RNA sequence: CGGCUGAGGUCGCGGAAGCUAUCAGUACGUCCCCGGACCGGCAAUUGCCGGGAACAGGAAAGGAGCUUCCGCCGAAGGGUUUGCCUGAUGCCAAGCGGGCAUUUCCUGGGGUCACGCAGAAUAUGCGUGGAACUGUCAUCCUACGGAUGGAGUGCUGCCGG
Numbered sequence: 001c002g003g004c005u006g007a008g009g010u011c012g013c014g015g016a017a018g019c020u021a022u023c024a025g026u027a028c029g030u031c032c033c034c035g036g037a038c039c040g041g042c043a044a045u046u047g048c049c050g051g052g053a054a055c056a057g058g059a060a061a062g063g064a065g066c067u068u069c070c071g072c073c074g075a076a077g078g079g080u081u082u083g084c085c086u087g088a089u090g091c092c093a094a095g096c097g098g099g100c101a102u103u104u105c106c107u108g109g110g111g112u113c114a115c116g117c118a119g120a121a122u123a124u125g126c127g128u129g130g131a132a133c134u135g136u137c138a139u140c141c142u143a144c145g146g147a148u149g150g151a152g153u154g155c156u157g158c159c160g161g
Stems, first nucleotide, its partner, number of pairs: 001160004006155001009073001012072009028057001029055002032052005040092003076107004082101006108134002112130007136150006
């Protein structure tokens, strides 16, 4: 240097299905009232946009939790580049959100706290940072242990050069 191999664990990582709550008595429907020409552009005025009341019904997606199963240990996640798809039921799709692929960079792991972003959210996720914990390697020591430091381009074991 190359090939194979194995280990990390209070919830190790990802995916699928089922169930549950949330979203929400919200959106949506009917009828009425008030306001507007601003709302990405065009069209439209028997229309459109915003707000409100009444009536009868009343969701879904995205996000989450739990259980089971499957694939795994750069598992995987995130930022960046480029392209495509999508939310768009008048048409278009600039902006915004989501998805897939791609490019390159970052992150050892889970929890926790702070901040930021996403989110309907006090849920949850993601990012960065802090102090601990944990696996691993290196160095040192008063050595069944401890201290300090490093990063997965790592570490264990086997084989080959």